About this RNA
The prediction has a mean pLDDT of 78. The RNA shown here (FMN riboswitch aptamer (RFN element)) has 139 nucleotides and comes from a Chloroflexota bacterium. NCBI's taxonomy places the organism under Bacteria, Bacillati, Chloroflexota. RNAcentral holds the sequence, with entries from Ribocentre. It matches the Rfam family "FMN riboswitch aptamer (RFN element)". Rfam links the family to the GO term FMN binding.
[in-house]
RNA sequence: UAUUACCUUCAGGGCAGGGUGAGGAAGAAACCUUCCAAUUCCCGAUCGGUGGUCACAACCCACGAGCAGGCAAAUAACGCCAGCAUGAUUUGGUGAAAUUCCAGAGUCGACGGUACAGUCCGGAUAGAAGAAGGCUAAC
Repeated sequence: UAUUACCUUCAGGGCAGGGUGAGGAAGAAACCUUCCAAUUCCCGAUCGGUGGUCACAACCCACGAGCAGGCAAAUAACGCCAGCAUGAUUUGGUGAAAUUCCAGAGUCGACGGUACAGUCCGGAUAGAAGAAGGCUAAC
């Protein structure tokens, strides 16, 4: 010095307010009345992991989170092997340079549960892209 091995720590945010009423409860012989009832529906509100990219990115490129199988294993996880799934943008301006900034108008968001969910509950006190630090082989 550090491209190698190991260890430690860290590593995700978000429905204010209004409407509707699937369904439920009470009273009643019944008609019916009253009450409760969606963060999921409608209006509206609101959020944006990691690395890269001449300049700052949810929607440019890539990665992570999901599902199921085999190997291994005391069980499960991790690991290894080989699969499936994996969303969304434009216009104008500035500039040497920006689909990243500024202005306008848009769009998107795993799985299980539940009245149909990016935002609630759950797997998850999990795992992980990766970040920082320590130590270190080789040189």